[in-house]
RNA sequence: GAAUCUGUGGUUCAGGGGUAGAAUUCAUCGUUGCCAUCGAUGAGGCCGGGGUUCGAGUCCCCGCAGAUUCA
Numbered sequence: 001g002a003a004u005c006u007g008u009g010g011u012u013c014a015g016g017g018g019u020a021g022a023a024u025u026c027a028u029c030g031u032u033g034c035c036a037u038c039g040a041u042g043a044g045g046c047c048g049g050g051g052u053u054c055g056a057g058u059c060c061c062c063g064c065a066g067a068u069u070c071a
Base pairs, nucleotide, nucleotide: 001070002069003068004067005066006065007064010024011023012022013021018054025043026042027041028040029039030038047063048062049061050060051059
C1' cells in the first nucleotide's frame, strides 16, 4: 500500500427496512435476626458524517478504530 471481516448499555452477545432485546452489572424496595440466595421496580446502548427511503441499528458512500490475509 491492497483485500476481507467486525464495530449495538460498564461487560458478553442477538436483532439484517417499521416500538432496540437478552444475560450480566448498578440503584431502590421486599424476603431474612445478619449476609447470601430469591422476587419486584428502575437506570444504562446502535463508532462518526453524508446519501437512498414515507421510514435506516439494518441498504449505499466516505472516514475512524480493531482483527486477519497478501505485498
The RNA shown here (transfer RNA) has 71 nucleotides and comes from Opeltia flavorubescens.
NCBI's taxonomy places the organism under Eukaryota, Opisthokonta, Fungi, Dikarya, Opeltia.
The coordinates come from a structure-prediction model, not an experiment, and the mean pLDDT is 82.
The gene name in the source record is tRNA-Gly-GCC-1-1.
Its Rfam family is "tRNA". From the family's description: Transfer RNA (tRNA) molecules are approximately 80 nucleotides in length. Rfam links the family to the GO term triplet codon-amino acid adaptor activity.
The RNAcentral record of the sequence draws on GtRNAdb.